[in-house]
Molecule: transfer RNA
Organism: Clostridia bacterium DTU068
RNA sequence: GGGCAAGUGGCGAAGUGGUAACGCAGCGGACUGCAAAUCCGCGAUGCACCGGUUCAAAUCCGGUCUUGCCCU
Numbered sequence: 001g002g003g004c005a006a007g008u009g010g011c012g013a014a015g016u017g018g019u020a021a022c023g024c025a026g027c028g029g030a031c032u033g034c035a036a037a038u039c040c041g042c043g044a045u046g047c048a049c050c051g052g053u054u055c056a057a058a059u060c061c062g063g064u065c066u067u068g069c070c071c072u
Base pairs, nucleotide, nucleotide: 001071002070003069004068005067006066007065010024011023012022018055026042027041028040029039030038048064049063050062051061052060
């Protein structure tokens, strides 16, 4: 230099055009003599960044950045 894949809460992870699941952690509450366990609830500048397409984009297209692998 070229090619491929990936980037989503604190962490892991699903979602591939129409309200962003779930688990763990955290916080609040219930319960308890106090705790643990259990149960209920809360949380994303809205999905790496910038632009484009579209009535509508995490999702499609282009570019950029970062990470991993392969080729030279």